[in-house]
RNA sequence: AGCCAGCCAGGCAGUCGCUGUUGCUGAAAAGCUUCAGAGGAAAGUCCGGGCUCCAUAGGGUAGAACGCCAGGUAACGCCUGGGCGGCGUGAGCCGACGGCCAGUGCAACAGAGAGCAAACCGCCUAAGCAAACAUUGUUUACAGUGUUUGCCGGUAAGGGUGAAAGGGUGCGGUAAGAGCGCACCGCGUAACUGGUAACAGUUUACGGCAUGGUAAACCCCGUUCGGAGCAAGACCAAAUAGGGAUCCUACGGCGCGACCCGCGCUGGAUUCGGGUAGGUUGCUUGAGGGUUGCGGCGACGCAACUCCCAGAUGAAUGACUGUCCAAGACAGAACCCGGCUUAUCGGCUGGCUCAC
RNA sequence: GGGGCCGUAGUCUAGCCUGGAUAAGGCACCAGCCUCCGGAGUUGGGUAUCCCCGGUUCAAAUCCGGGCGGUCCCGCCA
Repeated sequence: AGCCAGCCAGGCAGUCGCUGUUGCUGAAAAGCUUCAGAGGAAAGUCCGGGCUCCAUAGGGUAGAACGCCAGGUAACGCCUGGGCGGCGUGAGCCGACGGCCAGUGCAACAGAGAGCAAACCGCCUAAGCAAACAUUGUUUACAGUGUUUGCCGGUAAGGGUGAAAGGGUGCGGUAAGAGCGCACCGCGUAACUGGUAACAGUUUACGGCAUGGUAAACCCCGUUCGGAGCAAGACCAAAUAGGGAUCCUACGGCGCGACCCGCGCUGGAUUCGGGUAGGUUGCUUGAGGGUUGCGGCGACGCAACUCCCAGAUGAAUGACUGUCCAAGACAGAACCCGGCUUAUCGGCUGGCUCAC
Repeated sequence: GGGGCCGUAGUCUAGCCUGGAUAAGGCACCAGCCUCCGGAGUUGGGUAUCCCCGGUUCAAAUCCGGGCGGUCCCGCCA
C1' cells in the first nucleotide's frame, strides 16, 4: 500500500416517563415493587420454507423460474468445495457457465461480397479465342514458333470495408495462388490414463479444418413449481332493511383467482341502499442462543451441559441534565424462520500478500 | 399483507412488444418579418444524461438484473 474472515455500532451517572412481566396490597379501579425491553440490516418484499385455510393437494396443458460438477440444507434462484473462463505482480476477486452440426429468424451504415460465401483494387496469362508485329516453311493464300495487347477466365496470399470476411507460422508447390502437399502450433473425434463427476493430459490413433456470431431472439433439452395469505384461521360480542335492481342459469354456478379433467357443494356474480369497524386467541420455546467434545478440507452434522432473550395494537423501547472521548453512520420489530439485495460515520481483532 | 400501472425537452404525449446511430409531434420558449408599441399572424430555430447504476449485444430509450420516485386497487356482516 492492499486482500480475506470475524466483531462493535458512543460510554458512564442522575431525574422523569412508556410496554410487558414477578411478588404484595385491594371488592374493583389502581398502587408499590422485581426483571426485561429493536437491527446488522428490523428496510426492499426479490427468492425459499414453517404455520393456517381451500380435496388427503390428484392427472394433463399452458405459464414461470432455474441451468458446469459434487455436496450441505426443512427448502432455495442460497451456501461450501472443485472444474472451466476472465481480471490482478500477488494475497485474492468476478462469472445468467446447457444447446445455434432440430428448425426458424436477425445483423443498420460501410463494403465487390454478410451466410450451402464474395473478384473492387491488386496478382497471373499455363489452357481456349481474337488482333498486331517479328520469324520459319516453296510464292500473295495458309500453317508453325515467339513477343505484346484484349476477351473468356484463374486466384482469398496482399490492399481496402466492417463489430464480424471460412485457422496461424514456415518450407515446398504453382502461370499466379490456395491445407493443394508437408513440418510445428491450434482445433475436432475416438481410445487410454487420472478423477465420484465436471474436467484434465509432455499419451496414442484418425481427420486437412468441417461446425462464424446472436438463445438477457423465437425455440429445443433437463430440473422444479397447486392456490391464497395472520386483512390466513378460530371464538365471543355488537348491529339490521336476511331488502331492491340487472345478469347467468343446472350441458349452469361456486370451492378452484390461467384452462381442461376429476373431487366436493348447490345457487352465484355485479351493483344500489343499510349496518358494524369492538374484544379474546393465533403471539412468540424456536429448523432458538451459548459452551465443550466428536466427524467433515468446508458449508454443515451429531452428542452432552446450560440459558429464556421485545410481543405492542394509535401501536411501548423515550425525554432532559451533567460528564468523557476518537464526537457517534444507516436506520425502528408487527405471525415466525433461512437467504439475497440495497443503505451505512467510524473503530477493533486475527490471518495473509506486495514493495522498500 | 397482496397486486397493477407509470417515469422521454418547460409541459403533454409518440416511439419500446419486433434493438440500427439526425429520439418525432402539439402547446410553450427564443430569433427575424409585420406594427408607432404590444398582441395576433408569418418564417426559422431543439433547448433531452430517454429516472439512476450495472450487464447482454457489433450496437440499448427499447432486452435482462438491481435501485429510486410517483400513482391506483383490495376489510367484515347481510
This is a predicted complex of two RNAs, RNase P RNA and transfer RNA, with 434 nucleotides together. Rfam match: Bacterial RNase P class A. Rfam classes the family as a ribozyme.